[in-house]
Molecule: SAM riboswitch aptamer (S box leader)
Organism: Salirhabdus euzebyi
Parts: sequence; C1' cells; structure tokens
RNA sequence: UUCUUAUCCAGAGAGGUGGAGGGACUGGCCCUUUGAAGCCUCGGCAGCGGACUUUUACAAGUACUGUGCCAAUUCCAGAAAGUUUUCAAACUUGUAGAUAAGGA
Repeated sequence: UUCUUAUCCAGAGAGGUGGAGGGACUGGCCCUUUGAAGCCUCGGCAGCGGACUUUUACAAGUACUGUGCCAAUUCCAGAAAGUUUUCAAACUUGUAGAUAAGGA
C1' cells in the first nucleotide's frame, strides 16, 4: 500500500510549548488569537487483540499489555438502489472514511 472480517447515535482533558489554522476529501455547517495544527508532560475513556480473575460452559470483569480514542452521531450530506409518503421529507441498504484483527 492493498484484501478480508467486525465495529462506528455510548464513553473520556488539563498544563507547558507553539503562533494560524483545524474538523480525511467536496459542499454545507462549525471550532479557533478568550490561542488552531504540531510537539511534550500528566490524566482519562474502554472499541479490538493479548494476559489475568470468576465461570462446567456461554459469558462477565480487571486498564496489566499492544493499539486506538478524549467538540459537535464518522458534525451533516455525498455514487447508486430501495421503502414510507401528507410530495415536503424521513428511513434502510450502500459509497467514502476511521479503528482493530488476520492475510498478501
């Protein structure tokens, strides 16, 4: 980088540094000099794998470990199809993306 599978309406931020961007992309809408991104420290959350504990088992728990995450539902919508229909919209599948595990 790519493929497969699973999940994505829950949860969880302070300080230092830095000095203008950030929320993947496009449109919208937001956040931001009352301080963005990035980096560091400490803290927290609990999704996936491991470990351990309880259990006959199913399963549950512990934040110990590998990762991930800590504004807004993945912030909302997206190509295509379908359902309802008061014709305005709503919903479902799905596309795209993110994360984990396994493979190439």